Predicted 3D model of a 473-nucleotide part of an RNA (small-subunit ribosomal RNA, 3' major domain) from a metagenome. Its mean pLDDT, the model's own confidence on a scale to 100, is 82.
[in-house]
Context: one part of a larger RNA
RNA sequence: UGACGGGGACCCGCACAAGCGGUGGAGCAUGUGGUUUAAUUCGAAGCAACGCGAAGAACCUUACCAGGUCUUGACAUCCAACUAACGAAGUAGAGAUACAUUAGGUGCCCUUCGGGGAAAGUUGAGACAGGUGGUGCAUGGUUGUCGUCAGCUCGUGUCGUGAGAUGUUGGGUUAAGUCCCGCAACGAGCGCAACCCUUGCUAUUAGUUGCUACGCAAGAGCACUCUAAUAGGACUGCCGUUGACAAAACGGAGGAAGGUGGGGACGACGUCAAAUCAUCAUGCCCCUUAUGACCUGGGCUACACACGUACUACAAUGGAUGUUAACAGAGGGAAGCAAGACAGUGAUGUGGAGCAAACCCCUAAAAACAUUCUCGGUUCAGAUUGCAGGCUGCAACCCGCCUGCAUGAAGAUGGAAUUGCUAGUAAUCGCGGAUCAGAAUGCCGCGGUGAAUACGUUCCUGGGCCUUGUACA
Numbered sequence: 001u002g003a004c005g006g007g008g009a010c011c012c013g014c015a016c017a018a019g020c021g022g023u024g025g026a027g028c029a030u031g032u033g034g035u036u037u038a039a040u041u042c043g044a045a046g047c048a049a050c051g052c053g054a055a056g057a058a059c060c061u062u063a064c065c066a067g068g069u070c071u072u073g074a075c076a077u078c079c080a081a082c083u084a085a086c087g088a089a090g091u092a093g094a095g096a097u098a099c100a101u102u103a104g105g106u107g108c109c110c111u112u113c114g115g116g117g118a119a120a121g122u123u124g125a126g127a128c129a130g131g132u133g134g135u136g137c138a139u140g141g142u143u144g145u146c147g148u149c150a151g152c153u154c155g156u157g158u159c160g161u162g163a164g165a166u167g168u169u170g171g172g173u174u175a176a177g178u179c180c181c182g183c184a185a186c187g188a189g190c191g192c193a194a195c196c197c198u199u200g201c202u203a204u205u206a207g208u209u210g211c212u213a214c215g216c217a218a219g220a221g222c223a224c225u226c227u228a229a230u231a232g233g234a235c236u237g238c239c240g241u242u243g244a245c246a247a248a249a250c251g252g253a254g255g256a257a258g259g260u261g262g263g264g265a266c267g268a269c270g271u272c273a274a275a276u277c278a279u280c281a282u283g284c285c286c287c288u289u290a291u292g293a294c295c296u297g298g299g300c301u302a303c304a305c306a307c308g309u310a311c312u313a314c315a316a317u318g319g320a321u322g323u324u325a326a327c328a329g330a331g332g333g334a335a336g337c338a339a340g341a342c343a344g345u346g347a348u349g350u351g352g353a354g355c356a357a358a359c360c361c362c363u364a365a366a367a368a369c370a371u372u373c374u375c376g377g378u379u380c381a382g383a384u385u386g387c388a389g390g391c392u393g394c395a396a397c398c399c400g401c402c403u404g405c406a407u408g409a410a411g412a413u414g415g416a417a418u419u420g421c422u423a424g425u426a427a428u429c430g431c432g433g434a435u436c437a438g439a440a441u442g443c444c445g446c447g448g449u450g451a452a453u454a455c456g457u458u459c460c461u462g463g464g465c466c467u468u469g470u471a472c473a
Stems, first nucleotide, its partner, number of pairs: 001473002003470003007467002010464004015457002019421005026312002029309005034303002042053002064298007073128001077127002079124005086104001090099003108117003130287002133285003139281002141276003144272001146270001151190006157166003170181003196264004201232007210222003235258001238252005314414001318373006331362003336355002341350003380411001385406007427449007
C1' cells in the first nucleotide's frame, strides 16, 4: 500500500420489512445430469451452465453410428492434352455411382482462315487441397460478470531515506469523485451527467391512401383525428421556509409535464488463466487411400431415476350457451397476404375480388348483457388411448402439426425451502413477428383490463466510503 475481520462509524439497492403473485406437490412441454445405446455429435457448470449456442433435428441441417463408395479429391490456384459450354432420355443399383447411347445445340474476342485467346468441361502428373481433429492455459475478435456500482488514474508541485502519501481526506449535499465550502496543493484525463432515440404538451408547415363541421352520396375542405418534418417547452427559472450570505433540501404557484418527467441506447481502470479454436480468424501439434469427401438408413426424439425453466389446472371473482356491428396497438404480405360466396360438425377445401399496401388482406380476447350449472372429482380439469379425417412435404413407421367422435388419468392450492415485482408496475387477457415447406407452452415485441403495500434500516444479502486490528501478500 492492499486484502481480510462472526471490529467500529456513515450511506445505498425489491437487500430486508410492508404487500401482491408464484416456484417447490399433479399432468404435460422443454433443457440438463445419470443410465442405456452401434450412435444417443459437440460445447455451456455457483451467482454469471440447465426453453443456453439452437431465430425452429422427419431427409437436408448433422458435426454422431452402421453399411456401400472415392483418393489431386465435394472446394481453390498452377501445368499438359482433348472437347464449345449446355442439354435429353435408357439399363442396373438403396443411392452415391457405373455402363452403353447420343435427339437437340455450335455462342464471345482476335485472325494471315491454318489457328490462337477468354470462359467452361473431361482426362493425367504432382505441388497441394481438406479437417466441426487437439490446445480458449499460445492468441485476435466477440461476450458474460461485479455494475450503470461511482469509482480509476495522470502531470507539475509539496512531504517522506524509501515503499509511498498528498490531490481523491475533512464539513455539508447529491442518483452520482454531483455540487459548494475548507485545505500543500494546483490542474487534467477515463468514467457520472448532458448531447442521441422514444413517449407525454403546444405551435408552424404539409394534406393522400388519412379525417369530415352530414340524414345519405357526390363534390368540396384540412377545423378536428392522424401522419411526419421543424420549432418551442422544464432551468430549482419564480415565491416562501431551512441552511453557512453556499451547494442544496422541504413546501407552494403556474404548468401537459417539477426537480434525472417515464422508458431505451450508452458499461471507466480492472476482476474471474470466466466463456468461445464448433460463427469467424489464427500460432503450434496431429490425420493425409483418412481424423478428408459422397450416399442410403439410423441416431441427436432412448428411459428405473434426479434437478432447472415454463405451460395447463385443481374451479362459482368459475364452467357452458347465446346476444351486442362490441372496442386495440405494433407488425407482416408476391414461390406472398387473401376478402365476400359456396361445401364441410370441424381442421380444411373449391374459387378468387383486392393488395408490392396510411388504400386490400392477415385481425382480437378478456370485458358487458341474458340464461343455465349449485359444491359433487362435478357441465371442474384435461393427460392417456381407440377410431375417422385434414395440411405441409419426394417421404410423417422410427419422428410433424391440426380437426371430429369416443375415452376421461393425476390433480381439492402443494413440506423444508425459495423467487419476481414499487405504477400504467404486479396480476390477468389476447394479438403480431423472426426462424420457417411443415413443426412454440420458447424467444422478441404489441396493446386491452388494471391493483395492494413501503412504518422504517435492528437484522439477512450485495455494494460504496472513512477508520481500526492483523502472526496474510
About this RNA: Rfam family: Bacterial small subunit ribosomal RNA. Its family is annotated with ribosome and structural constituent of ribosome in the Gene Ontology.